[in-house]
The prediction has a mean pLDDT of 85. c-di-GMP-I riboswitch aptamer from Evansella vedderi, 89 nucleotides, folded computationally. The sequence was found by an Rfam model in a public genome assembly.
Order: sequence, then structure tokens, then C1' cells
RNA sequence: AUCUGAGAAAAGCAAACCUGUUGAAAAGCAGGGACGCAAAGGCGAGGGUCUAAGGUCUCAUAAUUGACUAGGACAGCCAUCCUACCACA
Repeated sequence: AUCUGAGAAAAGCAAACCUGUUGAAAAGCAGGGACGCAAAGGCGAGGGUCUAAGGUCUCAUAAUUGACUAGGACAGCCAUCCUACCACA
């Protein structure tokens, strides 16, 4: 230095859920909270997933129904790139 990862130590992140808040929603943010995480640190939407306000089409018509659609989201789904703590074997 690379790989590897322990019933180790130190440090760290924080699912569900709750409260507040933004949003049409998915979801985001803040606080609480811990299911888990050895990159659950960073960049980025390639694959994948979620949503459908608006738009298009459709049905009906006094307010509507259904379908499609991302320019909206998710990095704690997978893969890529970059960086990093510790050290028993």
C1' cells in the first nucleotide's frame, strides 16, 4: 500500500413511527426515535422504483371517470466514479 473485517475499542450515520413544516402527490427539511449500516460518507439519475399537479386522450356532463405521460422524487434497490476511521486474524 492492497485485500479483508472481530461478540475489539474509539468515533459516526439513522429505518419504521411520532410532532412541526413545505409539497398536488411521491417525498424533502427540523426535532424526537433506533430497524439496521464498515462506506447507510460524497458526486451523478445508467438500470430500477415511486408519484401524476400540469398536459394529452377518453367517458360523462352541473361539479366528473379512466388511461398515458416527469420537466417531480428515491443514492438505506443494483451498478459506476471519488474519498475516509480503526486493526485481532